Two RNAs folded together computationally: RNase P RNA and transfer RNA, 499 nucleotides in total. It holds a member of the Rfam family "Bacterial RNase P class A". Rfam classes the family as a ribozyme.
[in-house]
RNA sequence: CCAGGGGGCCGGGCAGCCGCGGUGCGCAAGCAUCGAGGAAAGUCCGGGCUCCACGAAGCAAGGGUGGCGGGUAACGCCCGCCCGGGGCAACCCGAGGGAAAGUGCCACAGAGAGCAGACCGCCGAUGGUCCCGGAUCAGUCCGGCGCACAGGCAAGGCUGAAAGGGUGCGGUAAGAGCGCACCGGGGCGCCGGCAACGGCGCCCGCACGGCAAACCCCACCCGGAGCAAGGCCGAAUAGGGAUCCCGCGUCCGUCCGGGCCGCAAGGCGGGGGCGGGCAGGGCGCUUCGCCCCAGAGGAUCCGGGUUGGCUGCUGGAAUCUUGAAGCGAUUCAAGGUCUAGAUGAAUGGCUGCCGCCGCCCGGCCGGUCUUGCAAGGGAGACCGCGGGCGGGACAGAACCCGGCUUACAGGCCCCCUGGCACC
RNA sequence: GCUCCCAUCGUCUAGUGGUCCAGGACACCGGCCUCUCACGUCGGUAACAGGGGUUCGAACCCCCUUGGGAGCGCCA
Numbered sequence: 001c002c003a004g005g006g007g008g009c010c011g012g013g014c015a016g017c018c019g020c021g022g023u024g025c026g027c028a029a030g031c032a033u034c035g036a037g038g039a040a041a042g043u044c045c046g047g048g049c050u051c052c053a054c055g056a057a058g059c060a061a062g063g064g065u066g067g068c069g070g071g072u073a074a075c076g077c078c079c080g081c082c083c084g085g086g087g088c089a090a091c092c093c094g095a096g097g098g099a100a101a102g103u104g105c106c107a108c109a110g111a112g113a114g115c116a117g118a119c120c121g122c123c124g125a126u127g128g129u130c131c132c133g134g135a136u137c138a139g140u141c142c143g144g145c146g147c148a149c150a151g152g153c154a155a156g157g158c159u160g161a162a163a164g165g166g167u168g169c170g171g172u173a174a175g176a177g178c179g180c181a182c183c184g185g186g187g188c189g190c191c192g193g194c195a196a197c198g199g200c201g202c203c204c205g206c207a208c209g210g211c212a213a214a215c216c217c218c219a220c221c222c223g224g225a226g227c228a229a230g231g232c233c234g235a236a237u238a239g240g241g242a243u244c245c246c247g248c249g250u251c252c253g254u255c256c257g258g259g260c261c262g263c264a265a266g267g268c269g270g271g272g273g274c275g276g277g278c279a280g281g282g283c284g285c286u287u288c289g290c291c292c293c294a295g296a297g298g299a300u301c302c303g304g305g306u307u308g309g310c311u312g313c314u315g316g317a318a319u320c321u322u323g324a325a326g327c328g329a330u331u332c333a334a335g336g337u338c339u340a341g342a343u344g345a346a347u348g349g350c351u352g353c354c355g356c357c358g359c360c361c362g363g364c365c366g367g368u369c370u371u372g373c374a375a376g377g378g379a380g381a382c383c384g385c386g387g388g389c390g391g392g393a394c395a396g397a398a399c400c401c402g403g404c405u406u407a408c409a410g411g412c413c414c415c416c417u418g419g420c421a422c423c
Numbered sequence: 424g425c426u427c428c429c430a431u432c433g434u435c436u437a438g439u440g441g442u443c444c445a446g447g448a449c450a451c452c453g454g455c456c457u458c459u460c461a462c463g464u465c466g467g468u469a470a471c472a473g474g475g476g477u478u479c480g481a482a483c484c485c486c487c488u489u490g491g492g493a494g495c496g497c498c499a
Stems, first nucleotide, its partner, number of pairs: 001419010012354007020035006037394001041405002044403005049226004055288005062222005067081005082096001083094004097217002102215002104211003119157002121153003126150002130146001131144005165183006184206001185204008230311004240302006249278008259268003280292004304498003318337008356391007365384007424495007433449004441479001451467005472488005
């Protein structure tokens, strides 16, 4: 210098004038001070906070996460490591548990798609038969670059996303883990590591295709809603209606008042209050437990009024510097800083100078290169210099915080890898 | 602000892993019919919002983005 990888940061600055929102002071005019982001966004995760529900334990349902270890308030985030894939490398990517628990799917094509199959093909050693030739009296026997059959094979072809290990040598009639070597795979043991996993040794010819972002299984986590949560005050209205749900069961004791029968003692039947038992109902289910047993409650919808104020509200798992622990995420200690709270919703506009980018122009200017010389000089391009014009991204807090993801003109810094040249 | 849903020809829709270079109806275009138009009949054009992933294979399953829609305040 060229090509590339990783990380971090800025995202206009200053001044003047006009304007907006909050707070403080002031009777007022006004003055002082503060005033968007790295994503404020998407609302995808996790928490704080608030209300509702909630007796405990177990189980189920539903949702989520998914290599291992650590960090954290927590996480689906982050860090370190492992494994697999890509790259010469720096480095990057991975929804990365289980397919020997079960179910399901694998269209079309193809012979065969799940403990599969034989279409083409190879062989036809073995067995039987046919043909040809030879031997023999005959039975029969022998031979064939013989044909076809039974049958053997799965190497090769074909189909497909995928065809029950791969390469080589041996072996065979042809073949095949059939045998062997290496690679891959599985099991066991030992060693290292917290673990994922790795290394070594022995054994097994190979069993176990893929899909779980299909159901499912395993491990772990999770109550619901959301600041329009919630609290206080005020105004106004018709304090309304419809439909549905739950339910008023039974027995005993006691008390109250009344009815009927009876001369009376008393008896009969019924109502109400209280208490208790059983049945029933509710708390997702079970066990224990609790509640209800009655006109009160619940659900949905329609209709009416209002579109106000205060609070929640911004100081917090905050941020910066230094030191310590740790490979790191991060944690701890000390010190410093205060940093928006609007509610149709403020945080802006104009001008000047400087800075960045793009385009155009200029010549008594400087540098480099090219061109063509009649060797004085000229012409052109680029950079510098000067001038003019234009541009300046993505995007706007709304209870707060930690992350992820997505968008972003232009620019800066640091580290690393490969190549070339020079010293 | 919060919560949820949806996206397939011009319009309304079917399709829920393959049998789909996506089917139907209306509309549009062309031919036939008719003196002409309408009706009828035959044929045609035309779409999975965009990107990425899982899978052999995606309209369908998952993630991100874009666009659209709905609901939610207080009082009684």

The prediction has a mean pLDDT of 76.